[in-house]
Context: one part of a larger RNA
Molecule: large-subunit ribosomal RNA, domain II
Organism: Spirulina subsalsa FACHB-351
RNA sequence: GCCGGCGACUAACAGGUUAUGGCAGGUUAAGGCGGAAAAAGCCGAAGCCCAAGCGAAAGCGAGUCCGAAAAGGGCGAAUAAGUCAUAAUUUGUUGACCCGAACCUGGGUGAUCUAACCAUGUCCAGGAUGAAGCUUAGGUAAAACUAAGUGGAGGUCCGAACCGACCAAUGUUGAAAAAUUGGCGGAUGAGGUGUGGUUAGGGGUGAAAUGCCAAUCGAACCCAGAGCUAGCUGGUUCUCCCCGAAAUGCGUUGAGGCGCAGCGGUUAAGAGAAAACUUGAGGGGUAAAGCACUGCUUCGCUGCGGGCUGCGAGAGCGGUACCAAAGGGAGGCAAACUCAGAAUACUCAAGUGAACUUAACCAGUGAGACGGUGGGGGAUAAGCUUCAUCGUCGAAAGGGAAACAGCCCAGACCACCAGCUAAGGUCCCCAAAUGGUGACUAAGUGAGAAAGGAGGUGGGAGUGCAUAGACAACCAGGAGGUUUGCCUAGAAGUAGCCAUCCUUAAAAGAGUGUGUAAUAACUCACUGGUCAAGCGCUCCUGCGCCGAAAAUGAACGGGGCUAAGUCACUUACCGAAGCUGUGGACUUACUGUAAUACUACAUAAGUGGUAGGGGAGCGUUCUGUAUUGGGAGAAGCAUUAGCGGCAAGCAGAUGUGGACAGUACAGAAGUGAGAAUGUCGGC
Numbered sequence: 001g002c003c004g005g006c007g008a009c010u011a012a013c014a015g016g017u018u019a020u021g022g023c024a025g026g027u028u029a030a031g032g033c034g035g036a037a038a039a040a041g042c043c044g045a046a047g048c049c050c051a052a053g054c055g056a057a058a059g060c061g062a063g064u065c066c067g068a069a070a071a072g073g074g075c076g077a078a079u080a081a082g083u084c085a086u087a088a089u090u091u092g093u094u095g096a097c098c099c100g101a102a103c104c105u106g107g108g109u110g111a112u113c114u115a116a117c118c119a120u121g122u123c124c125a126g127g128a129u130g131a132a133g134c135u136u137a138g139g140u141a142a143a144a145c146u147a148a149g150u151g152g153a154g155g156u157c158c159g160a161a162c163c164g165a166c167c168a169a170u171g172u173u174g175a176a177a178a179a180u181u182g183g184c185g186g187a188u189g190a191g192g193u194g195u196g197g198u199u200a201g202g203g204g205u206g207a208a209a210u211g212c213c214a215a216u217c218g219a220a221c222c223c224a225g226a227g228c229u230a231g232c233u234g235g236u237u238c239u240c241c242c243c244g245a246a247a248u249g250c251g252u253u254g255a256g257g258c259g260c261a262g263c264g265g266u267u268a269a270g271a272g273a274a275a276a277c278u279u280g281a282g283g284g285g286u287a288a289a290g291c292a293c294u295g296c297u298u299c300g301c302u303g304c305g306g307g308c309u310g311c312g313a314g315a316g317c318g319g320u321a322c323c324a325a326a327g328g329g330a331g332g333c334a335a336a337c338u339c340a341g342a343a344u345a346c347u348c349a350a351g352u353g354a355a356c357u358u359a360a361c362c363a364g365u366g367a368g369a370c371g372g373u374g375g376g377g378g379a380u381a382a383g384c385u386u387c388a389u390c391g392u393c394g395a396a397a398g399g400g401a402a403a404c405a406g407c408c409c410a411g412a413c414c415a416c417c418a419g420c421u422a423a424g425g426u427c428c429c430c431a432a433a434u435g436g437u438g439a440c441u442a443a444g445u446g447a448g449a450a451a452g453g454a455g456g457u458g459g460g461a462g463u464g465c466a467u468a469g470a471c472a473a474c475c476a477g478g479a480g481g482u483u484u485g486c487c488u489a490g491a492a493g494u495a496g497c498c499a500u501c502c503u504u505a506a507a508a509g510a511g512u513g514u515g516u517a518a519u520a521a522c523u524c525a526c527u528g529g530u531c532a533a534g535c536g537c538u539c540c541u542g543c544g545c546c547g548a549a550a551a552u553g554a555a556c557g558g559g560g561c562u563a564a565g566u567c568a569c570u571u572a573c574c575g576a577a578g579c580u581g582u583g584g585a586c587u588u589a590c591u592g593u594a595a596u597a598c599u600a601c602a603u604a605a606g607u608g609g610u611a612g613g614g615g616a617g618c619g620u621u622c623u624g625u626a627u628u629g630g631g632a633g634a635a636g637c638a639u640u641a642g643c644g645g646c647a648a649g650c651a652g653a654u655g656u657g658g659a660c661a662g663u664a665c666a667g668a669a670g671u672g673a674g675a676a677u678g679u680c681g682g683c
Stems, first nucleotide, its partner, number of pairs: 001683006011094013025049003031043003053060002063075004097235002100232001104225006115199009124189001126158003129154001133150006162186003166183005201217001203213003210219001238617006248261005262365002264362007276352007289338002294334003298330002301327002305323002307320005368393010398409003413584004418580003424574003427559003433571001435570006446561001452546002456543010473530005479503003485497002509524001513522002585607005591602004618672001620669010636656005
């Protein structure tokens, strides 16, 4: 891991509600009689509920309480059915659907491991160093002192046994639940070690690491309290039918839990009608807008006042390219501005219409997600966050979007080798147009992106020039005063500064560029000629181009496409579980007909569904009553286009098997497994 068995909403008592039955007031409890150590039946109103309420109570009583009250108000009566039993469901108390802690407490067991201590034993190859003391000699007044010997000290040195464990490799389902190998530290000491003993868990021991106390230590182990508790995780077993949520508000030592409300179900009652749509009538101060108020704000004009400044002894009189109140003109901004002011929404009424309200009982939900719209936070970031409102998912399958909970279309009762459509599509993959008309695009744009850039190209508007010849090209001219003046080494159209005239002319600047040291040279403006018909400039707009760099090749789904791209119009077709057709099933109806069996037929509406509520069934074991089958073969097991049922399932046949089993109606439950790191067994 698989297969098989086992494996989770139970029981007692008490309360609420519903259903059914008994009685109409209901009912017995303990106990007794009875009998078989039963059961039934009978006796037993003590008690309980109901029949009257109000008040804290005394108490009064269809009333009562508050009150001075005959006021007024509260709760009642008038408006009258309960009770007992059984079943279902739900609540409470118990372990209370099942499995699961870490802990806490009590009583015990442990120092054969290990820590410390006590008692008594034992062990430490070999080598090195050479303290004190002593002896002798020297030395001294005596000492001190010196030398040579002797001596053998030491948590002394090197190094085996022994004890330890600093480094590395190996090992890591190991040879080993801590080792092996090679190096390493101590090795007469605070040394190692044997045996016996002592200290015990709220404790001991500890050269102290929270270390160790039997592979267990921030509190050992065993048993018990104990099925501790678990607002937490996991699991929770047959079928069909009907309805069908929530992820919100308030409160909470509350935030992944609860309580109340909201939203669901079931049952009953109610009602002149409520959901939605249409029409009508309302109030508003949002969007947009506006500047009349409150504020903000740009540029002119007038310029109170101030600053600076002139004159004056002062009073004062002037100036001002500075600041600037207020007013007026033009132009703007605002969630906390509004002179005005929508659409929606909301309220009311009418019509159509099918929903609503109340009560009781039973819930679940109270982590929501994305998308559109209106806002806040953020960076007008986020698959971000937080509100409002609508949708979908959640709890929704089907078609489209290549694939894709939340987008678009559309809500699956079942069957069909029938039809029509939606979104989206119609060259091939791939069902259906290689459809039509008119344009555009040349970029494979289409089929990812900005500021910005460009004689890409289509359309529109305006304006200028043009047969008295435009634009472009070519031919020719482009001069004289003059090298204007100044400046300068030079400055001659062309370094720079000032001025920028006159003449000849068809035209020609005191010069548009190149150039020279300065000249020269070339060129332009401007003019004539050749040629012959359109040529410039500005704005708006369609489709394209560049801008365009990322890590495997990856930005039409692919092939491929010049339409099979884009825009506009148009006709067909394809396309879903939508709609229709045919057949069938079921639900509901204070719908109808027949019938009297909640049956049949018809009509109408319906039948996606998680949590959850309600209804109806199937199957397993045992019991009661009745009945049936069985050695001429029960159960079980295996196989089986058979038959019936919507399903859970039930029959039949064949083989095997070898002794019990079924059916009908009731009753009672150890009553249904695929999941729980489930549990036991097998492989």